[in-house]
This is a predicted structure of a 75-nucleotide RNA (transfer RNA) from Lacticaseibacillus paracasei subsp. tolerans. The same sequence occurs in records of 3 taxa. The coordinates come from a structure-prediction model, not an experiment, and the mean pLDDT is 82. Rfam family: tRNA. It is annotated as a transfer RNA. From the family's description: Transfer RNA (tRNA) molecules are approximately 80 nucleotides in length.
RNA sequence: UUGCCCAGUAGUUCAGUGGUAGAAUGCUUGACUGUUAAUCAAAGGGUCGCUGGUUCGAAUCCAGCCUGGGCAGGC
Numbered sequence: 001u002u003g004c005c006c007a008g009u010a011g012u013u014c015a016g017u018g019g020u021a022g023a024a025u026g027c028u029u030g031a032c033u034g035u036u037a038a039u040c041a042a043a044g045g046g047u048c049g050c051u052g053g054u055u056c057g058a059a060u061c062c063a064g065c066c067u068g069g070g071c072a073g074g075c
Base pairs, nucleotide, nucleotide: 001073002072003071004070005069006068007067008066011025012024013023014022019056028042029041030040031039049065050064051063052062053061
């Protein structure tokens, strides 16, 4: 430098394969307690890596690009 494969979704780890984006954990608040922890409950937190396309409808399908990882080739 070239090609191929995998991954990118909440602060973090990850689900979700066309029909209104979720879980666990963390943070915040409340309950409980002499206090903390633990436990229970609630609330908040997302332009689903970017730009286009297909579709009535896209996190999901298609194309290009970006980032990370892996494999192969060339030198």